A computed fold for an 84-nucleotide RNA from an uncultured Clostridia bacterium, annotated as transfer RNA. Its Rfam family is "tRNA". Gene Ontology term of the family: triplet codon-amino acid adaptor activity. Rfam describes the family as follows. Transfer RNA (tRNA) molecules are approximately 80 nucleotides in length. It is annotated as a transfer RNA.
RNA sequence: GUCGCAGUGGCGGAAUUGGCAGACGCGACAGACUCAAAAUCUGUUGUCAGUAAUGGCGUGGGGGUUCGAGUCCCUUCUGCGGCA
Numbered sequence: 001g002u003c004g005c006a007g008u009g010g011c012g013g014a015a016u017u018g019g020c021a022g023a024c025g026c027g028a029c030a031g032a033c034u035c036a037a038a039a040u041c042u043g044u045u046g047u048c049a050g051u052a053a054u055g056g057c058g059u060g061g062g063g064g065u066u067c068g069a070g071u072c073c074c075u076u077c078u079g080c081g082g083c084a
Base pairs, nucleotide, nucleotide: 001083002082003081004080005079006078007077010026011025012024019067027045028044029043030042031041032040046057047056048055049054060076061075062074063073064072
């Protein structure tokens, strides 16, 4: 240089013929249990607005297609791999 793959909450990772974003696990926080702790069990866990109900935003960055994009198209950044 060229071709391909990957990038999603604090971490791993799912959603893949375009139609609920974050299932599930880990971690964290709160509670139960305990003399205390560990283990175990229960609940919560992106962000903004709102008393709440609820709504907006959020899939590496930017733009486009579409009623609708994590998913398709263009461009770009980072990492990995093939070829030269």